[in-house]
RNA sequence: CGAGAGGACCGGGCGACCGCCGGUGGGAGAGGGUCCCGAUGGGAAACCGCUCCUGCGGGAGGAAAGUCCGGGCGGAGUAGGACAGGGUGGUGGGUAACGCCCACCGGCCGCGAGGUUAGGGAAAGUGCAGCAGAAAGCAGACCGCCGAUGGGGGCGCCGAUCGCUUGCGGUCGAUGCUUCACAGGCAAGGGUGAAACGGUGAGGUAAGAGCUCACCAGCGGGCGUGGUGACACGCCCGGCUAGGUAAACCCCACCCGACGCAAGGCCAAACAGGGGGCAGAGCUUGUCCGGCUCGUUAUGACCUCCGGGUGGGCCGCUCGAGGCGGCGGGCAACCGUCGUCCUAGAAGAAUGGUCGCUGCGGGGCGCUUCGGCGUCCCGGACAAAACCCGGCUUACAGGUCCUCUCGGGGG
RNA sequence: GCUCCCUUAGCUCAAUUGGCAGAGCAACUGACUCUUAAUCAGUAGGUUCUAGGUUCGAGUCCUAGAGGGAGCAC
Repeated sequence: CGAGAGGACCGGGCGACCGCCGGUGGGAGAGGGUCCCGAUGGGAAACCGCUCCUGCGGGAGGAAAGUCCGGGCGGAGUAGGACAGGGUGGUGGGUAACGCCCACCGGCCGCGAGGUUAGGGAAAGUGCAGCAGAAAGCAGACCGCCGAUGGGGGCGCCGAUCGCUUGCGGUCGAUGCUUCACAGGCAAGGGUGAAACGGUGAGGUAAGAGCUCACCAGCGGGCGUGGUGACACGCCCGGCUAGGUAAACCCCACCCGACGCAAGGCCAAACAGGGGGCAGAGCUUGUCCGGCUCGUUAUGACCUCCGGGUGGGCCGCUCGAGGCGGCGGGCAACCGUCGUCCUAGAAGAAUGGUCGCUGCGGGGCGCUUCGGCGUCCCGGACAAAACCCGGCUUACAGGUCCUCUCGGGGG
Repeated sequence: GCUCCCUUAGCUCAAUUGGCAGAGCAACUGACUCUUAAUCAGUAGGUUCUAGGUUCGAGUCCUAGAGGGAGCAC
């Protein structure tokens, strides 16, 4: 210098003016309950919230997102067990918990730094494998090889028997050579497939084959060494080979009760409902008596109490497995301890708008001592709390820093 | 805020235990007709919402994302 690997971080800065949300201090106003008085009215130090004015300080994120996991918290259940259902799956650790994180082991990828991995069980059971192919699950034989054994044909020889043309022919049996590839044997080679029941070599055979042997790979068992462990290394024995799929059913081990702040709690209009009172003059409606004004009784209005809790209001609500810094333990995730800080709480839902200076990136023009300088224009992402945390995943303009690897060049 | 569901041709929907992605309508071409419609014959059209994984093989199984829809206050 080029090409990469891993990780940490920022998400423009300063200022002015006008707003928004909630907190707090002061002032003003109208109320509420409470209390007081000479009581159909008047007043009040303090209290409660509301409205207005004003001072002070605070006000989004690394993902606030998706809502994919895990927990806190909440009410009911006095909360035990089993089944069903769901989830997780190498080992050890971290944690409140997790499917998250850290370290390690094994597999795969990369020259390497490193990356990635749902990674228990298929010698418990059931199922599945289209097409191709001979055969696809207690395997099988198309081409091919052989044809030892059995069988057919040809030739020779031997024996038995028959015929006659007396040395030839027929039949039967045994046997040798040869041939066919019929029965049959084989799985080495070809070919199919994602996958064909270990590989190489030698012996062996009719041809072959773990059929036998040597070595190698792989499997099972035992032992030793190292490690907490997954596992690694080494030795011995065995049988010669055991296929794939569990993100198919299933088996094994472990975990999970369900519902979610629209959980849940408190206060409590109006109308309707229920209980009580009718004290004083009257009022509405009905009944009875009376006969017309009035009386009796019931009811409504009225007064008062009650239940449930609708409109509405308040709480839950933000100090918490909290942030930052130091020290200690640990390879690390993380833990312990000390100090310090307080940092949004809305409900049509605030955190915004305008302007100035400046920083970053791109472009145009001018100047240039080619290092830059001046000026103008454009851009600046993803997205925005809603009970709270721990993670994961996804989105993201532009930029900064650290460590490491490989290759090339120079000293 | 919370809890669920769906996505396959232009439209509406199928696809069995994972094994060649199909049907109806629409479109196009030809025939019939003076012409059109209807009818008959034929043809084309698919990133199965996207990406990754498991498997020999994925529309189907698993994970993550995108888009759309429904329900919940007693």
Two RNAs folded together computationally: RNase P RNA and transfer RNA, 485 nucleotides in total. Rfam match: Bacterial RNase P class A. It is annotated as a ribozyme. Its mean pLDDT, the model's own confidence on a scale to 100, is 77.